RNAcentral holds the full RNA, with entries from SILVA. This is a predicted structure of a 475-nucleotide part of an RNA (small-subunit ribosomal RNA, 3' major domain) from a metagenome. Its mean pLDDT, the model's own confidence on a scale to 100, is 82.

[in-house]
Context: one part of a larger RNA
């Protein structure tokens, strides 16, 4: 100087509290440890590894394994030869690939030849998800959206460093003010960008109907007012008003307003720190491998099961089950597609294909709440797991190893011990929807709407985290 401290002050934050909703117990669903295996590829390891890379392992992906092949090679780039490349058929094999038939004869051209593309030869090289993330790029976690991190001149002090940035206030802020041997600047706060709350304007299609005809139906004529789309402006600054403050920065309250002192959400993440993470996205130093550690095929495995932890999801019921009637959304997505009425099946679905490259057609009649009946506290008309039958779809192909339906079955489980997690407002809790991945495959994640709370006295105590001070046998 920093860094620690079960020193001290000031201060903040779902950090304690005050709530109110979980997890820990139960069953399943994932992902890990461990075990077993021929293989169960590999990586991630307190916070910050574990529904994490993986936005979707039947083949394929696959990096493992077992067994069958290749050796200038599954790829690229010269050289030299020779050919159009191809497609279809037969046979042998698991199929990788051999053996064989038949079919065909590329573009340009100055007619030398050149070019794509495809066999063949050697040698040059190719290739390696092999090691090393402690040799690194790039990019990414965290502290932390914390309020810090620093320079350049000047001044102090043999120096190391100090100042400034400390100090009184304040503020979400090193935000600002005062004051001060400082005077200034830069990265960081903040603005500026983008979504949302209010209006005005501009413009009405495929949106949208007040009022005037009209219809089953904003359907049609009309209409430019509302709604909405989406351009382009306004508005919100402590701007005004009163109190408190140092006549200051600022805070409290009050007015007007759709909206009040950051108005709400987002993207944005400083100097570093952990030798954090990634050589398995890419790139790349080195070092290994080169008839194999490359590489091509089949099958098997990542799906295994005394068990242990995490992350979710369905419960245990009456604020519910199950029947019945039945009205309200946003975001989104559609051509190898989204599909409507019809018709057929209890049913997953089928048959067919009306509209739709969509504010026009589909997906889509959203679901829970509530309304009407029923069940009557029971391991039950709760749960719904295993499990037997028989079926649909996807896709060469569902045995290992999918989803989904009908039917029988009907486990465990009657509110969860120590401990422990979220969350402060359109959140919590709760209900369902799109979407990405993707032939199929969502209880995962991303997103979007509906309904819709309780409660914060306060800062003692835990747990982080900033500043000032002190102690230190630590750097």
């Nucleotide at each position: 100087u920093g860094a620690c401290g079960g020193g001290g002050g000031c201060c903040c934050g779902c950090a304690c509290a005050a709530g109110c909703g979980g997890u820990g117990g139960a069953g399943u669903a994932u992902g890990u440890g461990g075990u077993u295996u021929a293989a169960u590829u590999c990586g991630a390891a307190g916070c910050a590894a574990c529904g994490c890379g993986a936005a979707g392992a039947a083949c394929c992906u696959u990096a493992c394994c077992u067994g069958g092949g290749c050796u200038u090679a599954a790829c690229a780039u010269g050289u030299c030869g020779c050919g159009a490349c191809a497609a279809c058929c037969u046979c042998a094999g698991a199929g990788a690939u051999g053996a064989g038939g038949c079919u065909u004869u590329c573009u340009c051209u100055u007619c030398g030849g050149a070019g794509a593309c495809g066999c063949g030869a050697g040698g040059a090289u190719a290739g390696g998800u092999g090691c090393u993330g402690c040799a690194u790029g790039g990019c990414u976690g965290u502290c932390g959206u914390c309020a810090g991190c620093u320079c350049g001149u000047g001044u102090c002090g043999u120096a190391a460093g100090a100042u400034g940035u400390u100090g009184g206030g304040u503020u979400a802020a090193g935000u600002c003010c005062c004051g001060c041997a400082a005077c200034g600047a830069g990265c960081g706060c903040a603005a500026c960008c983008c979504c949302u709350g209010u209006u005005c304007u501009u413009a009405g299609u495929u949106a949208c109907c007040a009022g005037c005809a009209u219809u089953a139906a904003g359907u049609u004529g009309g209409g430019g007012a509302c709604u909405c789309u989406a351009g382009g402006g306004a508005g919100a600054c402590u701007g005004c008003c009163g109190g408190u403050g140092u006549u200051a920065a600022a805070c409290c309250g009050g007015a007007g307003g759709a909206a009040g002192g950051c108005g709400g959400g987002g993207a944005u993440g400083a100097c570093g720190u952990c030798a954090a993470g990634u050589c398995c996205u890419c790139a790349u130093g080195g070092c290994c491998c080169u008839u194999a550690u490359g590489u091509c095929c089949a099958g098997g495995g990542c799906u295994a099961c005394a068990c242990a932890c995490g992350u979710a999801c369905u419960a245990c019921a009456a604020u519910g089950g199950c029947a019945g009637a039945g009205a309200c959304a946003g975001c989104c997505c559609g051509a190898c597609g989204c599909a409507a009425g019809a018709c057929c099946g209890c049913g997953a679905g089928g048959u067919g294909g009306a509209g739709c490259a969509a504010a026009u057609c589909g997906g889509u009649a959203a679901a829970a709440c509530a309304c009407u009946g029923u069940c009557c506290u029971a391991g039950u008309c709760c749960g719904g797991a295993u499990u037997g039958g028989a079926g649909u779809c996807u896709g060469c192909a569902a045995c290992u190893c999918g989803a989904c339906u009908c039917u029988a079955u009907g486990a465990a489980g009657c509110u969860g011990g120590a401990a422990u997690c979220g969350c402060u407002a359109g959140u919590a809790a709760u209900c369902g929807c799109a979407g990405a991945u993707c032939a199929u495959c969502a209880c995962g994640c991303u997103g979007c709407g509906g309904u819709g709370a309780a409660u914060a006295c306060g800062u003692u105590c835990c747990c982080g985290g900033g500043c000032c001070u002190u102690g230190u046998a630590c750097a």